[in-house]
RNA sequence: GCCCCCGUAGUGUAACGGAUAGCAUAACUGUUUUCUACACAGUCGGCGAGGGUUCAAAUCCUUCCGGGGGUA
Repeated sequence: GCCCCCGUAGUGUAACGGAUAGCAUAACUGUUUUCUACACAGUCGGCGAGGGUUCAAAUCCUUCCGGGGGUA
């Protein structure tokens, strides 16, 4: 250089083009406990960036950015 894959919450990950983007864990609050831990209940927090297609885009197309793999 060329080809392929990935990028969603602090972390690990789901989501046929159509639901308020879901789950677990972490953090925080509350209940419980003499205190901590455990357990239970709740809260907060996210689609890498720009453009395009579409009535509608995390999803399709495209250009970048970042990461990984293959190839001589």